[in-house]
Context: one part of a larger RNA
RNA sequence: UUGGGCGUAAAGCGUCCGCAGCCGGUUUAUUAAGUAUAGAAUUAAAGCCUGGGGCUCAACCCCAGUUCGUUCUAUAAACUGAUAGGCUAGAGUGUGGUAGAGGCAAGUGGAAUUUCUAGUGUAGCGGUAAAAUGCGUAGAUAUUAGAAGGAACACCAGUGGCGAAGGCGACUUGCUGGGCCAUCACUGACGGUCAGGGACGAAAGCGUGGGGAGCAAAUAGGAUUAGAUACCCUAGUAGUCCACGCCGUAAACUAUGAGUACUAAGUGUCGGGUUACCGGUGCUGAAGUUAACACAUUAAGUACUCCGCCUGAGUAGUACGGUCGCAAGGCUGAAACUC
Repeated sequence: UUGGGCGUAAAGCGUCCGCAGCCGGUUUAUUAAGUAUAGAAUUAAAGCCUGGGGCUCAACCCCAGUUCGUUCUAUAAACUGAUAGGCUAGAGUGUGGUAGAGGCAAGUGGAAUUUCUAGUGUAGCGGUAAAAUGCGUAGAUAUUAGAAGGAACACCAGUGGCGAAGGCGACUUGCUGGGCCAUCACUGACGGUCAGGGACGAAAGCGUGGGGAGCAAAUAGGAUUAGAUACCCUAGUAGUCCACGCCGUAAACUAUGAGUACUAAGUGUCGGGUUACCGGUGCUGAAGUUAACACAUUAAGUACUCCGCCUGAGUAGUACGGUCGCAAGGCUGAAACUC
C1' cells in the first nucleotide's frame, strides 16, 4: 500500500535471449468496445453519508435526499481500442568499406624454471632480521654443451581494443559471431520491456581418464614465541594443465536494470568518413540533482514505458517444507524470542 524509495543508509536478478502480459511512430476512412453526455430500469428494509425533526440533551427513533454499482436506449467521435488502406523519421535488409587479446580447432616458436647426461672445477651452497632444518667430497653451488618435459607467453602495452556478462594478450592457418562507417537501393512499425521458461556464466570444488615443470591448501620439519595448530624458512600432496560431464556461486562492482527523447561548454584518446559529422572510451566542468560525498549528453538531471527489488536491528540467508545436485551445497525462505 491512491505513499516513499533502490551509487555509498534496507533495496538493480551475474549476463543475455525470449512466449504470455504491459506499453507503443505517422496518416486517412469506417466502427463505437473503452470514454463522455442525457434519459430510463434496478440497487428489499434497516444501516452508512447529507439536511431536517422527536424524546429536557445524547445514545435512540422518525422524515427527506444525494452519491456509487449494474443493465438498457439515444447521442458525440477528440483520445485509447478494432477493421481496412497508406507513409518513412523507429526497426531490419542489401551494397561498398573497416578496426579488434570476440569465439572454436589444429600446428609452430623463443626466453626462463626444473630434471637428466657429459665436460671444467672445489668446498661449500641455500636461506634469514639473525639462524636452523635442508642440499654437498657417493663431487653440490657455479660454469659449458646436449637432451627431456610441462606450464606461461617479457618487450609491444596504452584510464588502448573486443565481448551480453563471465572474460579475452606469442605466432600461423582454417571455421565462425558481433560491431562501426558510408550509401539511401529494399521491407514498411516488423518495435520496447519481459513474470514463468531457456542459454551462457571467474575461481574453488566434484566424477572418469590423462598429464604433472614451476607454484602450492593439507601435511612434515626448522625458527619465532609465555604458547605459535600462524606470520618467516626448508620440503611437500591434492589442486593448478588437457578431454568429457557436473556445480551455478563471487566486492559476478560502475556496489548505478533495460529502452527512448530532451538539457552549456572544454579537452585527451580509439574506429570510420567527403573533414560537415557519426560511433566508442576517459578527464574537467554549466544548469539541475544530492543528506553529503559526488553525478553531470557514458546522469545519480528532465520525462515516459516495462521488469526486478526494499520496508528497524538481531535471530538468519538459519529452521521447516519444496525443488535442483554424485556430493559440497544452490534456489525459494519464516517464526518464537530479545532490543

Predicted 3D model of a 339-nucleotide part of an RNA (small-subunit ribosomal RNA, central domain) from a Mollicutes bacterium.
Its mean pLDDT, the model's own confidence on a scale to 100, is 87.